[in-house]
Small-subunit ribosomal RNA, central domain from a metagenome, 348 nucleotides, folded computationally. Rfam family: Bacterial small subunit ribosomal RNA. Its family is annotated with structural constituent of ribosome and ribosome in the Gene Ontology. Its mean pLDDT, the model's own confidence on a scale to 100, is 88.
Context: one part of a larger RNA
RNA sequence: CUGGGUAUAAAGGGUGCGUAGGCGGACUUGUUCGUCAGGGGUUAAAGGUUCCGGCUCAACCGGAAAAAUGCCCUUGAUACGGCAGGUCUUGAGUUAGAGAGAGGAUGAUAGAAUUCCUGGUGUAGCGGUGAAAUGCGUAGAUAUCAGGAGGAAUACCAGUGGCGAAGGCGGUCAUCUGGCUCUUAACUGACGCUGAGGCACGAAAGCGUGGGGAGCGAACAGGAUUAGAUACCCUGGUAGUCCACGCCCUAAACGAUGCAUGCUUGGUGUUGGGGACAUUAGUCUUCAGUGCCGGAGGUAAUCCGUUAAGCAUGCCACCUGGGGAGUACGAUCGCAAGGUUGAAACUC
Numbered sequence: 001c002u003g004g005g006u007a008u009a010a011a012g013g014g015u016g017c018g019u020a021g022g023c024g025g026a027c028u029u030g031u032u033c034g035u036c037a038g039g040g041g042u043u044a045a046a047g048g049u050u051c052c053g054g055c056u057c058a059a060c061c062g063g064a065a066a067a068a069u070g071c072c073c074u075u076g077a078u079a080c081g082g083c084a085g086g087u088c089u090u091g092a093g094u095u096a097g098a099g100a101g102a103g104g105a106u107g108a109u110a111g112a113a114u115u116c117c118u119g120g121u122g123u124a125g126c127g128g129u130g131a132a133a134u135g136c137g138u139a140g141a142u143a144u145c146a147g148g149a150g151g152a153a154u155a156c157c158a159g160u161g162g163c164g165a166a167g168g169c170g171g172u173c174a175u176c177u178g179g180c181u182c183u184u185a186a187c188u189g190a191c192g193c194u195g196a197g198g199c200a201c202g203a204a205a206g207c208g209u210g211g212g213g214a215g216c217g218a219a220c221a222g223g224a225u226u227a228g229a230u231a232c233c234c235u236g237g238u239a240g241u242c243c244a245c246g247c248c249c250u251a252a253a254c255g256a257u258g259c260a261u262g263c264u265u266g267g268u269g270u271u272g273g274g275g276a277c278a279u280u281a282g283u284c285u286u287c288a289g290u291g292c293c294g295g296a297g298g299u300a301a302u303c304c305g306u307u308a309a310g311c312a313u314g315c316c317a318c319c320u321g322g323g324g325a326g327u328a329c330g331a332u333c334g335c336a337a338g339g340u341u342g343a344a345a346c347u348c
Base pairs, nucleotide, nucleotide: 003320004319005318006317007302008301012316014201015200016199017198021194022193023192025088026087027086028085029084030083031082033081034080035077036076037075038074039073040072041071042070049065050064051063052062053061054060091191092188093187094186096183097182098181099180103177104176105175106174107173108172109171110154115149116148117147118146119145120144121143125136126135162169163168206247207246208245209244210243211242215241216240220236221235222234223233258315259314260313261312262311263310266293267292268291269290270289271288272287273286274285275284276283277282297304298303321348322347323346330341331340332339333338
């Protein structure tokens, strides 16, 4: 450079925004830059190819011819691409009117439950397990009633329901705020798609400083089990889990399926809108989402199947036998833990 690939065999970046770049709707005019055609010039020799010849043949050598993809000049073509001008509305966006939602941030607040504290009642057990023991309890526990404190999480509703780019989001109310869908077709007139670098976000665990600490609970201690038991089970329990600010930047970050657009039989649920008819239930239809089953087609098969893994186009990322190894070295980021980038020898 090229081929073939990336759900499960190696392979889709965790996700978005976006720079450069790549690619780009319909009609039309100009240009002739790319592009295409004709002609000309150049394209050293040797080598290679074809023909002929010389060494007894061949290798080797000599001669001739053809060829020479590139570049330049010139004449023309104008479909496609580029550039410049004009027009358009289907792509994209704006306006207007409706709508659904655990989308985000901040503040306030509610009720159940656990734990603890105080007081009352009450007496010998409670707790725990396969069975026990450690543990708690006559200094009055467990149980029960009343009052109080505090932290965390929000039963039912709840649903292959909803929202979000992903991570993720669940009591209620208020304020601020992002996105989405439908209807009308008024406005702009290709303003678009993708996106190397870059920037931002990014579960849990972990780190720094300061708070908080009910329950749970790495580490740790004890009790059991066992041949042993640095475990599984039990009793405790520190970090942590929670909040604020600042880092970390990784996951089976998964649909193991990049994004966008168009095309290609259907059936049946469900969420949110619109329309028509009937207006009592409803029926038909349309758009956007979310499931299941299946047709053609695809696939090694499983399976996918208008939410494609089908048929195509554009752009990005990635793969190229297993181990060594996501290691070493270097670079870079980080307080650290470590992250990112990422080999080779050797070996099968």

RNAcentral holds the full RNA, with entries from SILVA.